This is a predicted complex of two RNAs, RNase P RNA and transfer RNA, with 435 nucleotides together. Rfam match: Bacterial RNase P class A. Rfam describes the family as follows. Ribonuclease P (RNase P) is a ubiquitous endoribonuclease, found in archaea, bacteria and eukarya as well as chloroplasts and mitochondria. Rfam classes the family as a ribozyme.

RNA sequence: GGAGUUGGCCAGGCAGUCGCGCUAUUCAAGAUAUAAUGGAAUAGGGAGGAAAGUCCGGGCUCUAUAGGGCAGGGUGCCAGGUAACACCUGGGGGGCGCGAGCCUACGGAAAGUGCAGCAGAAAAUAUACCGCCUAAGGUUCUUUUCGGAGAAAACGGUAAGGUUGAAAUGGUGCGGUAAGAGCGCACCGCGUUGAUAGUAAUAUUCAACGGCAUGGUAAACCCCACUCGGAGCAAGACCAAAUAGGGGAACAACGUGUGGCCCACAUGGUUCCCGGGUAGGUUGCUUGAGGUGCAUGGCGACAUGUAUCCAGAUGAAUGACUGUCCACGACAAAACCCGGCUUAUCGGCCAACUCCAUCU
RNA sequence: GGGCGAUUAGCUCAGCGGUAGAGCGCUGCACUCACAUUGCAGAGGUCACUGGUUCGAAACCAGUAUCGCCCACCA
Numbered sequence: 001g002g003a004g005u006u007g008g009c010c011a012g013g014c015a016g017u018c019g020c021g022c023u024a025u026u027c028a029a030g031a032u033a034u035a036a037u038g039g040a041a042u043a044g045g046g047a048g049g050a051a052a053g054u055c056c057g058g059g060c061u062c063u064a065u066a067g068g069g070c071a072g073g074g075u076g077c078c079a080g081g082u083a084a085c086a087c088c089u090g091g092g093g094g095g096c097g098c099g100a101g102c103c104u105a106c107g108g109a110a111a112g113u114g115c116a117g118c119a120g121a122a123a124a125u126a127u128a129c130c131g132c133c134u135a136a137g138g139u140u141c142u143u144u145u146c147g148g149a150g151a152a153a154a155c156g157g158u159a160a161g162g163u164u165g166a167a168a169u170g171g172u173g174c175g176g177u178a179a180g181a182g183c184g185c186a187c188c189g190c191g192u193u194g195a196u197a198g199u200a201a202u203a204u205u206c207a208a209c210g211g212c213a214u215g216g217u218a219a220a221c222c223c224c225a226c227u228c229g230g231a232g233c234a235a236g237a238c239c240a241a242a243u244a245g246g247g248g249a250a251c252a253a254c255g256u257g258u259g260g261c262c263c264a265c266a267u268g269g270u271u272c273c274c275g276g277g278u279a280g281g282u283u284g285c286u287u288g289a290g291g292u293g294c295a296u297g298g299c300g301a302c303a304u305g306u307a308u309c310c311a312g313a314u315g316a317a318u319g320a321c322u323g324u325c326c327a328c329g330a331c332a333a334a335a336c337c338c339g340g341c342u343u344a345u346c347g348g349c350c351a352a353c354u355c356c357a358u359c360u
Numbered sequence: 361g362g363g364c365g366a367u368u369a370g371c372u373c374a375g376c377g378g379u380a381g382a383g384c385g386c387u388g389c390a391c392u393c394a395c396a397u398u399g400c401a402g403a404g405g406u407c408a409c410u411g412g413u414u415c416g417a418a419a420c421c422a423g424u425a426u427c428g429c430c431c432a433c434c435a
Base pairs, nucleotide, nucleotide: 001356002355003354004353005352006351007350008349009348010347012325013324014323015322016321017320018319020046022044023043024042025041026040027039048331052342053341055340056339057338058337059336060232061231062230063229067263068262069261070260072228073227074226075225076224077091078090079089080088081087092106093104094103095102096101107223108222112221113220114217115216129162130161131158132157133156139152140151141150142149143148170188171187172186173185174184175183189212190210191209192208193207194206195204196203197202236283237282238281239280246274247273248272249271250270251269254268255267256266257265276434277433278432290309291308292307293306294305295304296303297302326329361431362430363429364428365427366426367425370384371383372382373381378415386402387401388400389399390398408424409423410422411421412420
């Protein structure tokens, strides 16, 4: 100098003018816009790293303080963190990269069932198309000194070699054999048991045993372990206004809560359909498993202590204009609240590390 | 805001992991004086998109996009 990897940060700045909704305080004597929430002035503070998708997990609310069983869903190496998780941290196995590093739905196929088109001999209790062989037993032929010998092949043996496929029942070598084959042996691989290390997953230049026996697929059914009741702030609570307290259906061996079913529990004139009325307000609502800084403990996720900070709308606020500077500004904007994941994103900065080239 | 569903030919829809289909529509030919009907033949597909599992994906799993449906209170 170039090419990368990982982690973190920023998200146009400054000044002026006008405006928006929220909170606090003050004002509005008599009077009054409202049933109620109201109006004006001043001050204070006013979007995000994803506020998004709604994919997970929780809080909160209603329902039994959510209880038992069946069905169904979810998760799936080990340990830890956490309110909880499918998230995070650390570790193990496997894969990729020269490397820093990255990826990983990673329990069980020896409980059972299913599936594998085409091709191929054969696709899962293996089998035999080509090939190889003729030792034993058998067949046919030739020959014979009648004991046998030779030849041929398969309705016999074999699975070394060839052919198919995504996938074909350990690999190499030596022995062995009629030809062959873990048939035997050596090495490698695999499996089982033990030992050692580790909390564990797991690992081993360790020991013994087993010739090797049961290939793939569980994001197919399934088995095993753990786990999950349902609905969601349009939940729920309260005030006000209005009306036809109308019609039909279902049922106490019942209905509803309860949105898979049964039991249990609670409650009972309740539910459903048609029809009718209101479309106003308050609360839930933002101080929370909260953010940031520092200290301590921990490899770390995180925990503890301390200081400090704090949007709350409901036609729904955070904007417009002017000046100036630069690197010329992306994705996009709260709606009950948090923890994650995923997706979108102009440009730039910082730290640590890796590889290559050159120079000293 | 919250909760659900769908996407396959021009339209409406089938499709138990193994060649992408049906009806209507479209094109051509036949039939007819002509049209319709009918018959025969044919064209037409990014299975919404992107990854993953699998030997193999329209289907199974995950993400993205587009479209559609439902919801308040009172008696």